[in-house]
Molecule: transfer RNA
Organism: Cyclobacteriaceae bacterium
RNA sequence: GGGGUCAUAGCUCAGCUGGCUAGAGCGCGACAAUGGCAUUGUCGAGGUCGUGGGUUCGACUCCCACUGGCUCCA
Numbered sequence: 001g002g003g004g005u006c007a008u009a010g011c012u013c014a015g016c017u018g019g020c021u022a023g024a025g026c027g028c029g030a031c032a033a034u035g036g037c038a039u040u041g042u043c044g045a046g047g048u049c050g051u052g053g054g055u056u057c058g059a060c061u062c063c064c065a066c067u068g069g070c071u072c073c074a
Stems, first nucleotide, its partner, number of pairs: 001073007010026004019057001028044006050066005
């Protein structure tokens, strides 16, 4: 320098053929049980869907560029 792939909650990851309010586990907070901790249960908070642009009535999803990670070739 060129190709491929990945980027979604604090962490690890789902998300179908573009369409309803974007989800799970762990973690976090509150409450109940306990003298307290751990633990279990219930409820809850937490997201510019990497950034910018394009297509579309409509984009996490399709297209382009960029940034960063991984990988292959030189």